Transfer RNA from a Lachnospiraceae bacterium, 74 nucleotides, folded computationally. The prediction has a mean pLDDT of 83. It matches the Rfam family "tRNA". About the family: Transfer RNA (tRNA) molecules are approximately 80 nucleotides in length. Lineage of the source: Bacteria > Bacillota > Clostridia > Lachnospirales > Lachnospiraceae. It was read from a public genome assembly.

[in-house]
RNA sequence: CGCGGGGUAGAGCAGUCUGGAAGCUCGCCAGGCUCAUAACCUGGAGGUCACAGGUUCAAAUCCUGUUCCCGCUA
Numbered sequence: 001c002g003c004g005g006g007g008u009a010g011a012g013c014a015g016u017c018u019g020g021a022a023g024c025u026c027g028c029c030a031g032g033c034u035c036a037u038a039a040c041c042u043g044g045a046g047g048u049c050a051c052a053g054g055u056u057c058a059a060a061u062c063c064u065g066u067u068c069c070c071g072c073u074a
Base pairs, nucleotide, nucleotide: 002072003071004070005069006068007067010026011025012024013023020057028044029043030042031041032040050066051065052064053063054062
């Protein structure tokens, strides 16, 4: 070079096939509970969905290109 899989919150992942616009667990912050800590309960912050372009009323999702990671083949 060729082929396949993957990139979504600080971490690990779902959601993509079938377009309707952001979810789960842990973590972080605040409050509650407690003599206190942990556990537990409540609330909150945190996302250009790898990048660019296209299609569409509407794109994480469909199409094209680029880039990075993993694997296979030579």